Context: one part of a larger RNA
Molecule: large-subunit ribosomal RNA, domain IV
Organism: metagenome
RNA sequence: CUAUAGCUAAGGAACUCUGCAAAAUGACCCCGUAACUUAGGGAGAAGGGGUGCUCCAGAAAUGGAGCCGCAGUAAAACGGCCCAAGCGACUGUUUACCAAAACACAGCUCUCUGCGAAGGCGCAAGCCGAAGUAUAGGGGGUGACGCCUGCCCGGUGCUGGAAGGUCAAGGGGAGCUGUCAGCGCAAGCGAAGCAGCGAGCCGAAGCCCCAGUAAACGGCGGCCGUAACAAUAACGGUCCUAAGGUAGCGAAAUUCCUUGUCGGGCAAGUUCCGACCCGCACGAAAGGCGUAACGAUUUGGGCGCUGUCUCAGCUGUAGACUCG
Numbered sequence: 001c002u003a004u005a006g007c008u009a010a011g012g013a014a015c016u017c018u019g020c021a022a023a024a025u026g027a028c029c030c031c032g033u034a035a036c037u038u039a040g041g042g043a044g045a046a047g048g049g050g051u052g053c054u055c056c057a058g059a060a061a062u063g064g065a066g067c068c069g070c071a072g073u074a075a076a077a078c079g080g081c082c083c084a085a086g087c088g089a090c091u092g093u094u095u096a097c098c099a100a101a102a103c104a105c106a107g108c109u110c111u112c113u114g115c116g117a118a119g120g121c122g123c124a125a126g127c128c129g130a131a132g133u134a135u136a137g138g139g140g141g142u143g144a145c146g147c148c149u150g151c152c153c154g155g156u157g158c159u160g161g162a163a164g165g166u167c168a169a170g171g172g173g174a175g176c177u178g179u180c181a182g183c184g185c186a187a188g189c190g191a192a193g194c195a196g197c198g199a200g201c202c203g204a205a206g207c208c209c210c211a212g213u214a215a216a217c218g219g220c221g222g223c224c225g226u227a228a229c230a231a232u233a234a235c236g237g238u239c240c241u242a243a244g245g246u247a248g249c250g251a252a253a254u255u256c257c258u259u260g261u262c263g264g265g266c267a268a269g270u271u272c273c274g275a276c277c278c279g280c281a282c283g284a285a286a287g288g289c290g291u292a293a294c295g296a297u298u299u300g301g302g303c304g305c306u307g308u309c310u311c312a313g314c315u316g317u318a319g320a321c322u323c324g
Stems, first nucleotide, its partner, number of pairs: 001319008010310002014308001019305001027051005036041001038144001052067006068072001080303007087295002092103002107142007119128003145290004150220003155217002157213005164208003170202002175197005182189002221239005248282001249279001260276005
């Protein structure tokens, strides 16, 4: 020096991306416990006190008297805690290096399916669905719970409609052509048959068309002016659109400018919390906003505690190293 283990004056996170790591807490009994809450919880909240042995009473719980030690959960095992915020309700699941705010989930909703169901596997037979029957089964989305979920059906999709337009095979055959008897001096004409082509006309679904439908795919404006300081614009005008973003939230896991501005916390805060709203480019089941509980989750702060650090020292063990 390396690994590992132990100790350390004073300070106590000044370390660092981050208290990473370590330290601290710890068992049992008693006292005592806040906001908030879905009234279950939060709770082991937090914060305090006790703990051995002998004798006496007692069935015991327990109570009383005394004794020893620095120390009585005498070793070991054996929660650190609090405040605030984001995300996800929760227990679960997953990436053999990423365990999460991803997946799943109860609940909600749309849609398909009347049973030889829909859907799926298989060439088929057949099987699953299901020895089920719409309180069932398949598919899509959302994701407990609470309050809610606005406007647009022009485009695309789906559903319904059947009057009209378009329209295939097919049916039909007007007509045309080839060939060949026959006719004609010839040019040529040319029945039947056999072939080839073939118009009008009749032809379904689909598409066009007409409606409905957004918890279907999706979408949810611009410019100009205006109030007795200024500023702003409840108000007006105009253009465009299928309709111009409602509620709620908002510098956000979303904010470029941006370390926005103000407030809080710090001596000092690109982080954090509370506001504001000028939302580059939130927004309502690709759900919106809240939310107790939960989380090896993420962020900010605090108490305790410490060799993380100021700043390093000592010690054990095993190496490295030296000698052999």